[in-house]
RNA sequence: GAGAUUUUUUAAGCGCCAGAACAUAUAAUAUAUAUGUUGACGAGGAAGAAACUUAUCGAAAAAUUCGGCGGAUGGUUUCUGGGUACAGUUACUACCCUUAAAUAUUAGCAAAAAUAAAUGGCGACAUUUAUUACAAAUCUAAUAAGGUAACUAUA
Numbered sequence: 001g002a003g004a005u006u007u008u009u010u011a012a013g014c015g016c017c018a019g020a021a022c023a024u025a026u027a028a029u030a031u032a033u034a035u036g037u038u039g040a041c042g043a044g045g046a047a048g049a050a051a052c053u054u055a056u057c058g059a060a061a062a063a064u065u066c067g068g069c070g071g072a073u074g075g076u077u078u079c080u081g082g083g084u085a086c087a088g089u090u091a092c093u094a095c096c097c098u099u100a101a102a103u104a105u106u107a108g109c110a111a112a113a114a115u116a117a118a119u120g121g122c123g124a125c126a127u128u129u130a131u132u133a134c135a136a137a138u139c140u141a142a143u144a145a146g147g148u149a150a151c152u153a154u155a
Stems, first nucleotide, its partner, number of pairs: 014070004019066001020038008041058003047080007081097005087152006103144006114131007
C1' cells in the first nucleotide's frame, strides 16, 4: 500500500411493519402456508429546560405517497442565558437566537418523475450512471420598517 472477514458507528421527513398490495415456491385452486418485495419526492428546520400539541413547505400521482407504530430539529406557554430596539448603565417592555426585526413588497433556489443504459435478483423489485425540465415556504437575498423610565457622559 492492497484485499478479505468480524464488531461498532454512521439514519431525524427519519426508522419500522401486526393490516394491505405485489412476487416466488408448495399444497391444490375463488384460497392457505412459507419466504420475500413495496410501503413519502425533495426544500427547510436545534440557545438550554419543562409542559401541551394529529409538527413547516411545496412536487408527483389520481393505482398503496393506502393503513398503522415509534421517533423527531416545528408550534404555543412558562423559566433561564444571550442579541437588538440610545453614546453608556440599570429596570421594564417588544421582537428575535450568535447571520440574534416582527411585519410588508420584490426576486431566487430541488429531487423524485421522464428518456436512455448498466449492475444485482427466478421474480416482485433494488442500486447506480448519463441527458434534461418544473415548485412553494415559517428558506435565502434586497428594500422599507425600532420602545418607555431613571441616571451618567457629551454638546